[in-house]
Molecule: transfer RNA
Organism: Candidatus Dojkabacteria bacterium
RNA sequence: GCACCCGUAGCUUAACUGGAUAGAGCAUCGGUCUUCGGAACCGAGGGUUGAGGGUUCGAAUCCUUCCGGGUGCG
Numbered sequence: 001g002c003a004c005c006c007g008u009a010g011c012u013u014a015a016c017u018g019g020a021u022a023g024a025g026c027a028u029c030g031g032u033c034u035u036c037g038g039a040a041c042c043g044a045g046g047g048u049u050g051a052g053g054g055u056u057c058g059a060a061u062c063c064u065u066c067c068g069g070g071u072g073c074g
C1' cells in the first nucleotide's frame, strides 16, 4: 500500500434482513437484611450506537469519507 472483519452504557454484549421509548448481564449508587462486611432480594442512574455527510416518511441497521483496532497478502 491492497483486501476483509470489527467499533452500541465503565466492561461484556442483544436488537428477529430499515419500523413502536436502543434492551440485558456485570460493575456503580440507594434501600431491605446483617453486630459490621459479603451474599441474596428490591429499586435507581448511566447510551447523540467511533466521527462527519447522504438515501428514506423512518437509520444502530443501507451508501459514502475519515478515525481506531484486528486478520491476511505484498
Base pairs, nucleotide, nucleotide: 001073002072003071004070005069006068007067010026011025012024013023019057028044029043030042031041032040050066051065052064053063054062